[in-house]
RNA sequence: GAGUUUGAUCCUGGCUCAGAACGAACGUUGGCGGCGUGGAUUAGGCAUGCAAGUCGAACGAAUCCCUGAGGGCUUGCUUUCAGGGGAAGUGGCGAAAGGGGCAGUAAGGCGUGGGUAACCUACCCUGGGGUCCGGCAUAGCCGUCCUAACGGACGGGUAAUUCCGGGCGACGUAACGCGAUCGCCUGACCGUGUUACCAAAGGUUUACCGCCCUGGGAGGGGCCCACGUGGUAUUAGCUUGUUGGUGAGGUAACGGCUCACCAAGGCAAAGAUGCCUAGCGGGUGUGAGAGCACGACCCGCGCCACUGGCACUGAGACACUGGCCAGACCCCUACGGGAGGCUGCAGUCGAGGAUCUUCGGCAAUGGGCGCAAGCCUGACCGAGCGACGCCGCGUGUGCGAUGAAGGCCUUCGGGUUGUAAAGCACUGUCGAGGGGGAGGAAAGCCCGCAAGGGUCUGACCUAUCCCUGGAGGAAGCACGGGCUAAGUUCGUGCCAGCAGCCGCGGUAAGACGAACCGUGCGAACGUUGUUCGGAUUCACUGGGCUUAAAGGGCGCGUAGGCGGGUUCUCAAGUCCGGGGUGAAAUCCUCUCGCUUAACGAGAGAACUGCCCCGGAUACUGGGAAUCUCGAGGGAGGUAGGGGCAUGUGGAACUUCCGGUGGAGCGGUGAAAUGCGUAGAUAUCGGAAGGAACGCCGGUGGCGAAAGCGACGUGCUGGACCUCAUCUGACGCUGAGGCGCGAAAGCCAGGGGAGCAAACGGGAUUAGAUACCCCGGUAGUCCUGGCCCUAAACGAUGGGUACUAGAUUGGAGACUGACAUGGGUUUCCAAUCGAAGCUAAAGUGUUAAGUACCCCGCCUGGGGAGUAUGGUCGCAAGGCUGAAACUCAAAGGAAUUGACGGGGGCUCACACAAGCGGUGGAGCAUGUGGUUCAAUUCGAAGCAACGCGCAGAACCUUACCAGCCUUUGACAUGUCCCGUAUGAGUACCAGAGAUGGAACUCUUCAGUUCGGCUGGCGGGAACACAGGUGCUGCAUGGCUGUCGUCAGCUCGUGUCGUGAGAUGUUGGGUUAAGUCCCGCAACGAGCGCAACCCUCGCCCUUAGUUGCCAUCAUUUAGUUGGGCACUCUAAGGGGACUGCCGGUGAUAAGCCGCGAGGAAGGUGGGGAUGACGUCAAGUCCUCAUGGCCCUUACAGGCUGGGCUACACACGUGCUACAAUGGCGGUGACAAUGGGACGCAAUGGGGAGACCCUGCGCAAAUCUCAAAAAGCCGUCUCAGUUCGGAUUGUGCUCUGCAACUCGAGCACAUGAAGUUGGAAUCGCUAGUAAUCGCAGAUCAGCACGCUGCGGUGAAUACGUUCCCGGGCCUUGCACACAC
Repeated sequence: GAGUUUGAUCCUGGCUCAGAACGAACGUUGGCGGCGUGGAUUAGGCAUGCAAGUCGAACGAAUCCCUGAGGGCUUGCUUUCAGGGGAAGUGGCGAAAGGGGCAGUAAGGCGUGGGUAACCUACCCUGGGGUCCGGCAUAGCCGUCCUAACGGACGGGUAAUUCCGGGCGACGUAACGCGAUCGCCUGACCGUGUUACCAAAGGUUUACCGCCCUGGGAGGGGCCCACGUGGUAUUAGCUUGUUGGUGAGGUAACGGCUCACCAAGGCAAAGAUGCCUAGCGGGUGUGAGAGCACGACCCGCGCCACUGGCACUGAGACACUGGCCAGACCCCUACGGGAGGCUGCAGUCGAGGAUCUUCGGCAAUGGGCGCAAGCCUGACCGAGCGACGCCGCGUGUGCGAUGAAGGCCUUCGGGUUGUAAAGCACUGUCGAGGGGGAGGAAAGCCCGCAAGGGUCUGACCUAUCCCUGGAGGAAGCACGGGCUAAGUUCGUGCCAGCAGCCGCGGUAAGACGAACCGUGCGAACGUUGUUCGGAUUCACUGGGCUUAAAGGGCGCGUAGGCGGGUUCUCAAGUCCGGGGUGAAAUCCUCUCGCUUAACGAGAGAACUGCCCCGGAUACUGGGAAUCUCGAGGGAGGUAGGGGCAUGUGGAACUUCCGGUGGAGCGGUGAAAUGCGUAGAUAUCGGAAGGAACGCCGGUGGCGAAAGCGACGUGCUGGACCUCAUCUGACGCUGAGGCGCGAAAGCCAGGGGAGCAAACGGGAUUAGAUACCCCGGUAGUCCUGGCCCUAAACGAUGGGUACUAGAUUGGAGACUGACAUGGGUUUCCAAUCGAAGCUAAAGUGUUAAGUACCCCGCCUGGGGAGUAUGGUCGCAAGGCUGAAACUCAAAGGAAUUGACGGGGGCUCACACAAGCGGUGGAGCAUGUGGUUCAAUUCGAAGCAACGCGCAGAACCUUACCAGCCUUUGACAUGUCCCGUAUGAGUACCAGAGAUGGAACUCUUCAGUUCGGCUGGCGGGAACACAGGUGCUGCAUGGCUGUCGUCAGCUCGUGUCGUGAGAUGUUGGGUUAAGUCCCGCAACGAGCGCAACCCUCGCCCUUAGUUGCCAUCAUUUAGUUGGGCACUCUAAGGGGACUGCCGGUGAUAAGCCGCGAGGAAGGUGGGGAUGACGUCAAGUCCUCAUGGCCCUUACAGGCUGGGCUACACACGUGCUACAAUGGCGGUGACAAUGGGACGCAAUGGGGAGACCCUGCGCAAAUCUCAAAAAGCCGUCUCAGUUCGGAUUGUGCUCUGCAACUCGAGCACAUGAAGUUGGAAUCGCUAGUAAUCGCAGAUCAGCACGCUGCGGUGAAUACGUUCCCGGGCCUUGCACACAC
């Protein structure tokens, strides 16, 4: 820096990622080299080999070997001598170093700086002096023995640089004196005197190496001191050699180091003691730094050596490859007894995710011994193994487009892989084979007087060079949803899987798997683990605590921290200068060396630290003195429910007594339990008891908080004001500690009126362990003692100072012209607000502002204030207070919505007021269910259900059964053959599709005259056709709904960190976001309205098919005539709150049986549907992505089904009757339709209808009769109501009415007498009622769409039900109740 809490926002806060690093491990892959590095776990056990020896110039000496000489002499055997080598042994030096490990150790360690006047030091350097005379042993060896072994015993005898005695002997040591100088209490050092004490070793021999005593040095150590160096207080007290003293012992040396005696100390909240963890440092990793984490390799220190203990030797050890004892383990054994110690180098087993060769060499460097040659050296130098790390190199280079093939994608055009390949021309690093090859090497040794000369030495097999050969041998890994660079296709279908976090996968997955392509890094790449970083997420640098986690409930006060003015002094802190130290390596800078780099070398810088010396004195601090403003005291006043004790009072309540009275009372939403004729409630009088104190009373007062209200008295705490009289910093805070601490609760004793947990009863309810009601015990009250917690809150610790104001209340003082007022000032309590602060809300002199001081507390949510330990409590429980595990959040403030059995305003046939229905009956129709071979499919609350369907007998038709077809019923293209073609009649088989076959009529255009082209038919193969198959949750289009509700937005500006707000809110008004006014808004868009159609009035134009007032005529507007009227259909007019009055803000507007007008406040109706919502509906109208079928899920045909039927629901029709039925009747419409048609007239029939066919492509003809109406009759009944059902006979349509059409006639005459809960429509030409027409259609309507006739009732009003709009409020909701 990013991701992740939300619809979005800001903040808080955790989780996660990108970086660097590693002694790593694992997976895939793997060409070369250089330099590094490699048992982190079991300080577990170890076979085998090696890792410490050396000196014959310290010593004696055997066997043996070599050389030389001599003798014997068999000439290859033996012996002697000399020299050399030499096991074992004596002696010397070394073995205390080097090498390994980190178990232990929180201090006997380490680091830094000091001290030693309290000490030591072999080998080395340097100075001085010395080295005389003797002696006794002992190993080896020899002999005799023991033992399995390891080893050992006795006797004899031997050497030395082994050991011992004596002598000389000091400048040496010690003690005691004296003197000089110095220091740090002891003393140091020098000079001097006396006494005491101690030496020695030789070897080889030109030389030298040793030995003894002693001074100094260098280097190395011992001991002591200061400071620094983990966690835990859920470890608070620890200690008897403990602390000190005296004396003694011991040590190289101080010291309780040890011992005896004496004293009773010592350590600890600045954390003793205990427990857990750990070697420490230089440094390493990371980080801007401060820090944090670590302590491999290399260097310094410490400690360890199977475990524990102990000493010996020695200059040095309490000794890694020495000793003794004990223990565990292991090995040998003759069972008696012995041997061993890889945390040296290799190696092995085990455990483990995991860590190498039983290599070469002493050539170099270094070490031990030696005069030296030299020997020894798993130190070391090298090699080997491991991509474990860092660094370097290579796997080719140039040209090469028709952008080859192949792959992948594709919108099928192409794109991409990709100059990549091929091809052409080159090069030769690395590797391979062969050959050469400096350097690491100089010391040393020999010769030489010297200069100098000569000579020996390489484990490793290298740098580098030459030759051969040829692009030939050398590229992978991870990732591609966001963070995070890089995407497409297919497969899969919440499966398989992925995942660091958020999260992907439920049929179009850029997230799984694969492919292609891309991105990153590259001999590596990823993963896992760990550390630091990011994380300012423990905050010193550098955080917080009103509401996010976080102020202790409040006070007093201890330690501690911090602290007013002035002067002098000291110099601890602080500052400056100088000196010492801060090992080397590392890091950094420069230079240099390996071809470069890694790596290495040199120089510098740095090592921020500690110590010492000198100086400064502002500030802090120590000391001394002084001051008054902080603090306190004094004097005089003021207010107050401050506290404690004691007394007094009235109202109310309950109980008891008495009176009156007589049926209820009480209680609730409504009731009941309860009380009451044994007299309640009510009311009057009286008595008793307990508790609480009305009005005053107030964001008024007091108190530290908890808290404190009647009145009086006593005792008592604090605050404020005024005076400026005293003290002289006496102050602030406050870990622990002590005290106070509401209510509830506990213990003991009182008290008990009312109230009231628990409990009983009555209700409510699905239940009701509640809310409501009737009762009622602890308790509430008092005294004493506990408890110690609260949303103990201002969710805001205390103190001091500073930083605009305004207003109100309380307590004072001053001023004053004296007032009912004004001004000034101190303290307390509140409200609003500037700056500032804050994530915002808010806060704002009573800070959450600006600063300082002190205390408390926080560090993601849950687990959990739980467990455990401790402590307090009589108990209840309090205080202190975790972890495992789990989640990717939990949270704060604010925003927009949605929601609320929140509020306000308002609208609508929403309710109410009315009229008529549905729900009951029969039938029709749709749906569910059931059934079926199939009952095709869709629609599902409103907004599916007389819906798609404006009309299923076949067809339709998608469903079922059966029978058939396969380039297909239909489109385009290719090839072959034939041929125009079309129509009719009619035959055979078949259910038909289909197959076969016949006859008649008719017969094309262009032409380059080619059966050439078009067209048609047949055939073949293939591209393809076809699908009412799936997905309406992949879609377009169309539609429903909220809703014809009044809303939905934008630009600019402004406000806000932001989401957003403002505008659009507010005051009025409207049907309306309609208009007016106001306003940090000003404008605009989509909606509203208007513009459009239609009905209503008038005018103009026009006058047939329409009309007929006037004139003729007729049966008839029939004809002449006319166009006035009606009407028709084109164009205009008309209505705008325009006028009047009232009202209103003077506005918008509203009101009026107002005027005028056909019409009046939108005149009625229609069309018109904002942003959006419902993943609403439709893949079966159409279109369309993807998937699926392809002799079938396609196509054809016959028959069946969609019409089924115990049942349930929706929508309708007809009724139940007299506002009616029936009969009669020469009343009156409008919209429409008509040639495959409407059909007049006449005739037939009882009728449906049939025959005939005038007229009419229709203001002309026709359907066509309108019906309700009017008149008469019937008289309340299952009827002269009602018509279902059924029978019989007919009519019509149609290829065909069986399943399954409509109609007519006769007969039959069911249910039904107005419909439970519930529910629907309608506000005027509306409801209701009456008929008419049309679409679809061969036929079939009670449905639908239209048309006109007759023609009401009611609306007080907005409390309630449903739905909608605006404002506001709450919210833990946002797929939104």
The RNA shown here (small-subunit ribosomal RNA) has 1377 nucleotides and comes from an uncultured bacterium. The prediction has a mean pLDDT of 84. Rfam family: Bacterial small subunit ribosomal RNA. Its family is annotated with structural constituent of ribosome and ribosome in the Gene Ontology. RNAcentral holds the sequence, with entries from ENA and SILVA.